[in-house]
RNA sequence: GGGGCCGUGGCGCAGCUGGGAGCGCGAUUGCAUGGCAUGCAAUAGGUCACGAGUUCGAAUCUCGUCGGCUCCA
Numbered sequence: 001g002g003g004g005c006c007g008u009g010g011c012g013c014a015g016c017u018g019g020g021a022g023c024g025c026g027a028u029u030g031c032a033u034g035g036c037a038u039g040c041a042a043u044a045g046g047u048c049a050c051g052a053g054u055u056c057g058a059a060u061c062u063c064g065u066c067g068g069c070u071c072c073a
Base pairs, nucleotide, nucleotide: 001072002071003070004069005068006067007066010025011024012023013022019056027043028042029041030040031039032038049065050064051063052062053061
């Protein structure tokens, strides 16, 4: 330098054919227990890497940029 894959809550990830942003763990609060562990209930937490385009509508499609992994040179 060229090709491929990836980037979504604190962490690990899902998201089918464009229309609800979610799951597990973790956090906080409450209840149960004398307390811890644990269990149950509830709550908070997201510029969907960034910019632009297409569209009535984009995490999802297109282009560019940045970053990571990997292959080739």
Molecule: transfer RNA
Organism: Chloroflexota bacterium